A computed fold for an 86-nucleotide RNA from an Oscillospiraceae bacterium, annotated as transfer RNA. The sequence was found in a public genome assembly. Rfam family: tRNA. Rfam classes the family as a transfer RNA. The coordinates come from a structure-prediction model, not an experiment, and the mean pLDDT is 81. The organism belongs to Oscillospiraceae, within Bacteria.
[in-house]
RNA sequence: GGAAGCGUAUCGAAGUGGUCAUAACGGGACUGACUCGAAAUCAGUUGAUCCGCAAGGGUCCGUGGGUUCGAAUCCCACCGCUUCCG
Numbered sequence: 001g002g003a004a005g006c007g008u009a010u011c012g013a014a015g016u017g018g019u020c021a022u023a024a025c026g027g028g029a030c031u032g033a034c035u036c037g038a039a040a041u042c043a044g045u046u047g048a049u050c051c052g053c054a055a056g057g058g059u060c061c062g063u064g065g066g067u068u069c070g071a072a073u074c075c076c077a078c079c080g081c082u083u084c085c086g
Base pairs, nucleotide, nucleotide: 001085002084003083004082005081006080007079010027011026012025018069028046029045030044031043032042033041047060048059049058050057051056062078063077064076065075066074
C1' cells in the first nucleotide's frame, strides 16, 4: 500500500428495515436473605446525557452525512481494532 471482518451500557454478546434498546442473555460489581463468619445458593439493584421542584419525559447502537413513510440494521466518507495479502 491492497482486501475482508468487526465497533451495541462496566465486560462479553443477541438483535440485521416496523411491535419490544422497557437494550434480551451471560459475566462482573453493589445491597439483602441464609451462616458464628465465609463460600455456594437465592432475591433485588446496576449506562451516559438533557429538560423538570418533583413525579416523569426526551436523546444516544464508533463519528458525520445520505436513502426511506420508517434505519442499530441499507449506502457513502472518516476514526479505531482484528485478520489476510504484498